[in-house]
Molecule: transfer RNA
Organism: Patescibacteria group bacterium
RNA sequence: GGCGGCGUAGCUCAGUUGGUUAGAGCGACGGACUCAUAAACCGUAGGUCGGUGGUUCGAAUCCACCCGUCGCCA
Numbered sequence: 001g002g003c004g005g006c007g008u009a010g011c012u013c014a015g016u017u018g019g020u021u022a023g024a025g026c027g028a029c030g031g032a033c034u035c036a037u038a039a040a041c042c043g044u045a046g047g048u049c050g051g052u053g054g055u056u057c058g059a060a061u062c063c064a065c066c067c068g069u070c071g072c073c074a
Base pairs, nucleotide, nucleotide: 001073002072003071004070005069006068007067010026011025012024013023019057028044029043030042031041050066051065052064053063054062
């Protein structure tokens, strides 16, 4: 330098051909239980879906460029 994968909650990830509320597990916080703690149980908060622009009535999802990261080729 060329090509490709990935980027969604603090962490690991799902989100099927664009469409009605963006989710799970772990973690955090609170509650309840207990003499007390932990576990198991119930609940709450936490996201401008890497950035900018475009297409569309509508974009996490499609397109272009950029950034980061991993790999392949040279």